[in-house]
Description:
Glycine riboswitch aptamer, 98 nucleotides, folded computationally. Of the family's consensus pairs, 89% are formed in the model. The sequence was found by an Rfam model in a public genome assembly. The prediction has a mean pLDDT of 77.
RNA sequence: GAGGCAGCUCUGGAGAAUCUCAACGUUUGAGUACCGAAGGUGCAAGGCAGCCGGCGACGGCAGCCGAAUCUCUCAGGUCAAAGGACAGGGCGUACCGA
Numbered sequence: 001g002a003g004g005c006a007g008c009u010c011u012g013g014a015g016a017a018u019c020u021c022a023a024c025g026u027u028u029g030a031g032u033a034c035c036g037a038a039g040g041u042g043c044a045a046g047g048c049a050g051c052c053g054g055c056g057a058c059g060g061c062a063g064c065c066g067a068a069u070c071u072c073u074c075a076g077g078u079c080a081a082a083g084g085a086c087a088g089g090g091c092g093u094a095c096c097g098a
Stems, first nucleotide, its partner, number of pairs: 003096002007091006017032001019031005033078003039074001040072001042070001046065003050061004
């Protein structure tokens, strides 16, 4: 010391039942339907490293790594509030670092 990246803070920030039943006395349990933007699951290109076949070019098989607002719906959620991926502003300087 460009830049990156934790942390704190401010602003914006979608979707989907104020469903049904029971106990109860404002919470708990069960059920049906639904949502994807806390968290989590899955994987494409590509990469890594093997085995088998073939004179060879190459072919086949299985493994590991591998992103998202995609996917699943485990978790979470379905008036408002809270939360909220993500985006922008500010603070800050621990860590990495041309």